[in-house]
Context: one part of a larger RNA
RNA sequence: UUGGGUUUAAAGGGUCCGCAGGCGGGCCAAUAAGUCAGUGGUGAAAGCCCAAAGCUCAACUCUGGAACUGCCAUUGAAACUGUUGAUCUUGAGUCUAGUUGACGUAGGCGGAAUGUGACAUGUAGCGGUGAAAUGCAUAGAUAUGUCACAGAACACCGAUUGCGAAGGCAGCUUACGAAACUAUGACUGACGCUCAUGGACGAAAGCGUGGGUAGCAAACAGGAUUAGAUACCCUGGUAGUCCACGCCGUAAACGAUGAUCACUCGUUGUUGGCAAUACACCGUCAGCGACUGAGCGAAAGCAUUAAGAAAUCCACCUGGGGAGUACGAUCGCAAGAUUGAAACUC
Numbered sequence: 001u002u003g004g005g006u007u008u009a010a011a012g013g014g015u016c017c018g019c020a021g022g023c024g025g026g027c028c029a030a031u032a033a034g035u036c037a038g039u040g041g042u043g044a045a046a047g048c049c050c051a052a053a054g055c056u057c058a059a060c061u062c063u064g065g066a067a068c069u070g071c072c073a074u075u076g077a078a079a080c081u082g083u084u085g086a087u088c089u090u091g092a093g094u095c096u097a098g099u100u101g102a103c104g105u106a107g108g109c110g111g112a113a114u115g116u117g118a119c120a121u122g123u124a125g126c127g128g129u130g131a132a133a134u135g136c137a138u139a140g141a142u143a144u145g146u147c148a149c150a151g152a153a154c155a156c157c158g159a160u161u162g163c164g165a166a167g168g169c170a171g172c173u174u175a176c177g178a179a180a181c182u183a184u185g186a187c188u189g190a191c192g193c194u195c196a197u198g199g200a201c202g203a204a205a206g207c208g209u210g211g212g213u214a215g216c217a218a219a220c221a222g223g224a225u226u227a228g229a230u231a232c233c234c235u236g237g238u239a240g241u242c243c244a245c246g247c248c249g250u251a252a253a254c255g256a257u258g259a260u261c262a263c264u265c266g267u268u269g270u271u272g273g274c275a276a277u278a279c280a281c282c283g284u285c286a287g288c289g290a291c292u293g294a295g296c297g298a299a300a301g302c303a304u305u306a307a308g309a310a311a312u313c314c315a316c317c318u319g320g321g322g323a324g325u326a327c328g329a330u331c332g333c334a335a336g337a338u339u340g341a342a343a344c345u346c
Base pairs, nucleotide, nucleotide: 004317005316006315007300008299012314014201015200016199017198021194022193023192025088026087028085029084030083031082033081034080035077036076037075038074039073040072041071042070049065050064051063053061054060091191092188093187094186095185096183097182098181099180100179103177104176105175106174107173108172109171110154114150115149116148117147118146119145120144121143125136126135162169163168206247207246208245209244210243211242215241216240220236221235222234223233258313259312260311263308266291267290268289269288270287271286272285273284274283295302296301319346320345321344328339329338330337331336
């Protein structure tokens, strides 16, 4: 490079935005860059191929032809691609009226539970386990009641539910912000899709500075278990978990399934609209699920939310180990991240 692939065998970037690039709706006209046709020039010789000829044949040599798929010039064609101009509304978007939701940010408020403190009642145990012990307790614990304080998380509702690009999001409420969907018309008139480099966001853990610290709990200490027990179990317990600001930039970041668009047999449930109705049945959009055909698939299975059948663009793969290592570079306070080999070996 060609070909083949990427749910599970190697392989979809964590997600989105987006410049360049690639690709791009209907109709009309012009143009002639791509495209197609004719003609002219050139495309050395040798070689290859074809037909003859010369060495006794052949290799070899020689003559002629074909070919040289290319380039340049010129004359034309105008379907397709391109360019330019005009126009259209179906793609895309805007307006109007509604609806929906654990969507985001900031503030306020609430009750249950837990822990601690104070007081009261009350007396000898409590706690914990497979069984125990460490631990707490006559300086009055555990238990019960009242009051106060603190931090964190929000039972029931709760669901194969909903929202968000992904990460993710759940007590109630207010403000601000964003989104999707539906219905009807109006408007703009291809404004679109994808996107290397780039930018933004990005769980948990971790890092920096300053707060906070109820519960839980790496490290650590003790008690058990055990041959040992640097563990599993128990009693404690510090970082951390929480908040503000800044960094890190990774996950089985998973649907292990990139984005967009038109196509394709049925059944059933549910969420949000619209329409309709006394109720029910029925209709139509947008999601979220289950089942099953054709088709696909190595099979498991997927099956209008495709892994079916087409198109465009991006990313990635090429035997196992060495190795996501070494070296270099970029980023980072560090931890480390990104990029990413080879020798050797099977």

Small-subunit ribosomal RNA, central domain from an uncultured prokaryote, 346 nucleotides, folded computationally.